[in-house]
Context: one part of a larger RNA
RNA sequence: UGACGGGGGCCCGCACAAGCGGUGGAGCAUGUGGUUUAAUUCGACGCAACGCGAAGAACCUUACCCAGGCUUGACAUCCUCUGAUGGCCGUAGAGAUACGGUUUUCCGGGCAACCGGACAGGGAGACAGGUGCUGCAUGGCUGUCGUCAGCUCGUGCCGUGAGGUGUUGGGUUAAGUCCCGCAACGAGCGCAACCCUUGCUGUGUGUUGGUGGUGAAAACCAUCUCUCACGCGGGACCGCCGGUGAGAAGCCGGAGGAAGGUGGGGAUGACGUCAAGUCAGCAUGGCCCUUACGUCUGGGGCUACACACGUGCUACAAUGGCCAGGACAACGAGCUGCGAACUCGCGAGAGUAAGCCAAUCUCCAAAACCUGGUCUCAGUUCGGAUUGAAGGCUGCAACUCGCCUUCAUGAAGUCGGAAUCGCUAGUAACCGCAGAUCAGCUACGCUGCGGUGAAUACGUUCCCGGGCCUUGUACA
Numbered sequence: 001u002g003a004c005g006g007g008g009g010c011c012c013g014c015a016c017a018a019g020c021g022g023u024g025g026a027g028c029a030u031g032u033g034g035u036u037u038a039a040u041u042c043g044a045c046g047c048a049a050c051g052c053g054a055a056g057a058a059c060c061u062u063a064c065c066c067a068g069g070c071u072u073g074a075c076a077u078c079c080u081c082u083g084a085u086g087g088c089c090g091u092a093g094a095g096a097u098a099c100g101g102u103u104u105u106c107c108g109g110g111c112a113a114c115c116g117g118a119c120a121g122g123g124a125g126a127c128a129g130g131u132g133c134u135g136c137a138u139g140g141c142u143g144u145c146g147u148c149a150g151c152u153c154g155u156g157c158c159g160u161g162a163g164g165u166g167u168u169g170g171g172u173u174a175a176g177u178c179c180c181g182c183a184a185c186g187a188g189c190g191c192a193a194c195c196c197u198u199g200c201u202g203u204g205u206g207u208u209g210g211u212g213g214u215g216a217a218a219a220c221c222a223u224c225u226c227u228c229a230c231g232c233g234g235g236a237c238c239g240c241c242g243g244u245g246a247g248a249a250g251c252c253g254g255a256g257g258a259a260g261g262u263g264g265g266g267a268u269g270a271c272g273u274c275a276a277g278u279c280a281g282c283a284u285g286g287c288c289c290u291u292a293c294g295u296c297u298g299g300g301g302c303u304a305c306a307c308a309c310g311u312g313c314u315a316c317a318a319u320g321g322c323c324a325g326g327a328c329a330a331c332g333a334g335c336u337g338c339g340a341a342c343u344c345g346c347g348a349g350a351g352u353a354a355g356c357c358a359a360u361c362u363c364c365a366a367a368a369c370c371u372g373g374u375c376u377c378a379g380u381u382c383g384g385a386u387u388g389a390a391g392g393c394u395g396c397a398a399c400u401c402g403c404c405u406u407c408a409u410g411a412a413g414u415c416g417g418a419a420u421c422g423c424u425a426g427u428a429a430c431c432g433c434a435g436a437u438c439a440g441c442u443a444c445g446c447u448g449c450g451g452u453g454a455a456u457a458c459g460u461u462c463c464c465g466g467g468c469c470u471u472g473u474a475c476a
Stems, first nucleotide, its partner, number of pairs: 001476002003473003007470007015460002019423005026314008034305002042053002064300007073127001077126002079123005086103007106117004129289002132287003138283002140278003143274001145272001150189006156165003169180003195266004200234007209224006237260001240254005316416001320375007332363003337356002342351003382413001387408007429452007
């Protein structure tokens, strides 16, 4: 100087408390451990691994296993020889591949010979290739403490020195934020602000949007007051008043205001810590393989199942289930795409097909909700697992191993032990919608969007994490 203390003081945070809803019990989904297996590819392991890399494992992906092939190679550059390449068909084969038939006959220069170029095949070797090892050799990127308020420097001063001072102290703040004081005076990285979005408003511009009119409709005409959209501005600063404080910084109350004391949300992550994570995203040193640890193909596996754990979904019902009728969103997406209307089908869907490269057309039905009816507390008209049958869709192909529909079947489950998680407001809880990935989908995941919309916070003794000062130390 740090670190640590079941030392002290001050102060924060859904840290506790006060509340609301869960998890832990059930069934299922998903990840992991374990076990099994020819293989169940690999990585991630307290917080900060476990719906994580995976924003899509039937083949492909794929890295694993079995079997069958290739060896300058599936891919790149260089040399040489030959020739276009390609398409279609047949035979053998699981296919990769091999053989045969048929068809086509590249581009530029040149009269031509020929030269050059791209492409394909044969050959030789330099080389390719490796998701093989090392994240404890690395770059880059990321997690975490933590959006915590800290971390330092120059000069000066103090100290033999390590170092200190500044950065401590009195107030104050979300903040090393600001004020005052002070052997310090300044400065940098952080904080804040500048950026995006949302809430109010002025103005400009109005099509595909809004409004008005005509019309049966399609459409046409007018207009931009309103809604909305897209630009450019205004607005909030403790600015005003009162109190308080030290005539400070600030704090408390009030007025006005759409908004009040960083208005709400986001992006933004200091010096560093964990030899944290990643050699499998990529790059890369070293080591290793080279007729194989490379590469191609078929099939299998990653989907196994006595168990154990994490994360979720659906429930156990009457604030509910079912039936009928009625209403209101936003974010988004769409061309080998979104697909209206019509017809067929109980339905998944099929047929035909308008419009739309989209404020124009489509996806599009929002759901919870409201109204009426029914069920009357039961393992039920709750719950939907499991299984049987019949179908639909995608795709070369749904056996291992897809999703969906209809009929039948109807399991556990009557609110969950010890323990444990989230959340302070348009939040929790409840409700649906969209998108990425994607042929299809095991999505109940993830990322967003809107609808309905609470309760509680006395307080800081205690648990956890953190900041500042101080004290002890045989630790560094």
About this RNA: This is a predicted structure of a 476-nucleotide part of an RNA (small-subunit ribosomal RNA, 3' major domain) from a soil metagenome. It matches the Rfam family "Bacterial small subunit ribosomal RNA". RNAcentral holds the full RNA, with entries from MGnify. The coordinates come from a structure-prediction model, not an experiment, and the mean pLDDT is 85.